Small-subunit ribosomal RNA, central domain from a metagenome, 348 nucleotides, folded computationally. The full RNA is in RNAcentral, with records from SILVA. Its mean pLDDT, the model's own confidence on a scale to 100, is 90.
[in-house]
Context: one part of a larger RNA
RNA sequence: CUGGGCGUAAAGCGCACGUAGGCGGCUUGGUAAGUUGGGUGUGAAAUCCCCGAGCUUAACUUGGGAAUUGCAUUCAAGACUGCCUUGCUAGAGUGUGGGAGAGGGAAGCGGAAUUCCAGGUGUAGCGGUGAAAUGCGUAGAUAUCUGGAGGAACAUCAGUGGCGAAGGCGGCUUUCUGGCCCAACACUGACGCUGAGGUGCGAAAGCGUGGGGAGCAAACAGGAUUAGAUACCCUGGUUGUCCACGCUGUAAACGAUGAGAACUAGUCGUUGGAAAGGUUUGCUUUCCAGUGACGUAGCUAACGCGCUAGUUCUCCGCCUGGGGAGUACGGCCGCAAGGUUGAAACUC
Repeated sequence: CUGGGCGUAAAGCGCACGUAGGCGGCUUGGUAAGUUGGGUGUGAAAUCCCCGAGCUUAACUUGGGAAUUGCAUUCAAGACUGCCUUGCUAGAGUGUGGGAGAGGGAAGCGGAAUUCCAGGUGUAGCGGUGAAAUGCGUAGAUAUCUGGAGGAACAUCAGUGGCGAAGGCGGCUUUCUGGCCCAACACUGACGCUGAGGUGCGAAAGCGUGGGGAGCAAACAGGAUUAGAUACCCUGGUUGUCCACGCUGUAAACGAUGAGAACUAGUCGUUGGAAAGGUUUGCUUUCCAGUGACGUAGCUAACGCGCUAGUUCUCCGCCUGGGGAGUACGGCCGCAAGGUUGAAACUC
């Protein structure tokens, strides 16, 4: 390379949009590039293969054929693919009417709680643990009541509930805004799928500048524990956690399962919508869209999956023994931390 694979053995890019490319519904006519068939020319000879011939045979030599899977040219075919063309509506999209939602951005508001400050009551403890101690407290703590300040997060509702491409999203109100679902029609007429490069988004931690700082808490300090204890436990506590703008671009970024399409038993929940029926406060049946549990066929090394991990198609990404190593070197990116691309020697 041909292959064989990618839930857990090596292997799905964190996610999307999209360029080139690849692939692409039904139908009319044309064309003849691909495709298929025939002819002609060429494809040197030798070699190889087949049938013969010659040395006593073989090796060897030699005659004829085949082969030379190719290229060029010409004739024909017109199914399929391509190209041009005619329509179509089942894919895709637009409009109309409803609907659900922690989807996103901005502004404002609210209550509970912690902490702190001021004041009142009040007196000797509080706190903490397995037990203690460090710590706080007669300069009046803890407890309790009143008032105030400030920051962060939103109990109950809450649900294998909802929304989002993923990361993720949860107090309330207003405003701007994206997507989705359902029903019946009307319209456009293949406008589609995937997507190397590319572009954007992307938890936490971290970085830059300026704010903010209640609680929590890396580092650090002290007290314990212990043989030791650079830990687990306790008392403190700074970056940080929060906001604005900019960077970083990684995660067990997980369903460890790429995207799209078609087909292939059922049963039971639950969310949104619609229709029909009915005993009409809410019950039954059916359909569509989501989200779960079990399970048939089938698949699987097994576990398990079971509208998929089954049966097929299209496109992309990735894997190819373990260690060395996601390292070195170089390139690109970054303020840095580092990221990305990514070996070899050697060794088993």

It matches the Rfam family "Bacterial small subunit ribosomal RNA". Gene Ontology terms of the family: ribosome and structural constituent of ribosome.